The part of an RNA shown here (large-subunit ribosomal RNA, domain IV) has 328 nucleotides and comes from Alsobacter metallidurans. Model confidence (mean pLDDT): 89 of 100. Rfam family: Bacterial large subunit ribosomal RNA. Rfam links the family to the GO terms ribosome and structural constituent of ribosome.
Context: one part of a larger RNA
RNA sequence: CUAUGCUGAAGGAACUCGGCAAUUUACCUCCGUAACUUCGGGAUAAGGAGGCCUUCGGCUUGGGCAACCAGGUCGGAGGGGCACAGACCAGGGGGUGGCAACUGUUUAACAAAAACACAGGGCUCUGCGAAAUCGCAAGAUGACGUAUAGGGUCUGACGCCUGCCCGGUGCCGGAAGGUUAAGAGGAGGUGUGCAAGCACCGAAUCGAAGCCCCGGUAAACGGCGGCCGUAACUAUAACGGUCCUAAGGUAGCGAAAUUCCUUGUCGGGUAAGUUCCGACCUGCACGAAUGGCGUAAUGACUUCCCCGCUGUCUCCAGCAUAGACUCA
Numbered sequence: 001c002u003a004u005g006c007u008g009a010a011g012g013a014a015c016u017c018g019g020c021a022a023u024u025u026a027c028c029u030c031c032g033u034a035a036c037u038u039c040g041g042g043a044u045a046a047g048g049a050g051g052c053c054u055u056c057g058g059c060u061u062g063g064g065c066a067a068c069c070a071g072g073u074c075g076g077a078g079g080g081g082c083a084c085a086g087a088c089c090a091g092g093g094g095g096u097g098g099c100a101a102c103u104g105u106u107u108a109a110c111a112a113a114a115a116c117a118c119a120g121g122g123c124u125c126u127g128c129g130a131a132a133u134c135g136c137a138a139g140a141u142g143a144c145g146u147a148u149a150g151g152g153u154c155u156g157a158c159g160c161c162u163g164c165c166c167g168g169u170g171c172c173g174g175a176a177g178g179u180u181a182a183g184a185g186g187a188g189g190u191g192u193g194c195a196a197g198c199a200c201c202g203a204a205u206c207g208a209a210g211c212c213c214c215g216g217u218a219a220a221c222g223g224c225g226g227c228c229g230u231a232a233c234u235a236u237a238a239c240g241g242u243c244c245u246a247a248g249g250u251a252g253c254g255a256a257a258u259u260c261c262u263u264g265u266c267g268g269g270u271a272a273g274u275u276c277c278g279a280c281c282u283g284c285a286c287g288a289a290u291g292g293c294g295u296a297a298u299g300a301c302u303u304c305c306c307c308g309c310u311g312u313c314u315c316c317a318g319c320a321u322a323g324a325c326u327c328a
Base pairs, nucleotide, nucleotide: 001323002322003321004320005319006318007317008316010314011313014312019309027051028050029049030048031047036041038157052079053078054077055076056075057074058073059072060071061070062069063068080084092307093306094305095304097302098301099299100298104116105115120155121154122153123152124151125150126149132141133140134139158294159293160292161291163224164223165222168221169220170217171216172215173214174213177212178211179210183206184205188201189200190199191198192197225243226242227241228240229239252286253283264280265279266278267277268276
């Protein structure tokens, strides 16, 4: 010096990205226990007291004929120790946001999560030799199932909800019309031959799906505006004008896991706060199942604060063990 343990004056997070690490706490009995809540929880919430030994008394359980034996429980008095759940074992706690409902699953060996899954919700396909999938096929799965079933896809408990746009793309529907291949058709023509013929080119016309066209459809892919003026202080604009669009973002939320400018501004917390919480709305660039906003419980998730506690630190010291180092 390294590793692993142990102890520490005064202070007690001043350490640090961050209380990382290590303490604290821990069991049983009794008392006591808030907001909130889906009334189940939250909850071992929080917070407190007792626990050893001796002796006396009360009540009581089981066994026994009884004497008595083995216990339980309540109360009184006293005793000793530094320490009485005496070792081992054995929750630190509280408050506030974010995200995800939850228990689960995952990158075997750098990621356990807010990612995946989930119950629940929607759309869509499928009438059974089902759709879908594997296979050249036979055949098989689906399923020894039958639409309360099976496949695909999106969302993700629950509560309140889920606005407008079908112009583009997709899908669905459409006995018309346009276009359109092979094929049918064969006016007409070419080569050759004396000719019959043989070979070839070929206009009208009839030809499917598809595309065009006409509708529908957004819990399909997706999209959801500018400029100018205006109120009796100022400011702002309920109001008006105009351009464009398929339609111009509704409810709710909002400097947010989204805010560039930005450490926005105001309030709270601190002596001091780029983080945090509550507001405001000027949303660079939220927004409604690519779900929006809430939400009790849950979380080895994540943010901020407080109490307790401590060698994390001020500031290091000592001890033990194993190495390192020197000698053998």